[in-house]
RNA sequence: GGAGGGAUGCCGGAGCCCGGCUUAACGGACACGUCUUGAAAACGUGCGUGGGGUAACCCACCGUGGGUUCGAAUCCCACUCCCUCCG
Numbered sequence: 001g002g003a004g005g006g007a008u009g010c011c012g013g014a015g016c017c018c019g020g021c022u023u024a025a026c027g028g029a030c031a032c033g034u035c036u037u038g039a040a041a042a043c044g045u046g047c048g049u050g051g052g053g054u055a056a057c058c059c060a061c062c063g064u065g066g067g068u069u070c071g072a073a074u075c076c077c078a079c080u081c082c083c084u085c086c087g
Stems, first nucleotide, its partner, number of pairs: 001086007010028003014022001020070001030046005048061005063079005
């Protein structure tokens, strides 16, 4: 220098092909509660971040920045980082 794959919340990890529905699913971790003499396990509830709002609730964010579109995590472009291969 060339080719391919990847980046989603504290962690893992679907969703991307085929745009609109999932609370961004599901699991783990964590918090509180029930149970227990106590704990573990089990069960129940909650659980990304930022902003706005008295509250209910609303908005934005899927590596970064743009573009297409009525509408983008999903399509297109550039860039950053990681992995593999070729030279």

Transfer RNA from a Chloroflexota bacterium, 87 nucleotides, folded computationally. The sequence is in RNAcentral, with records from ENA.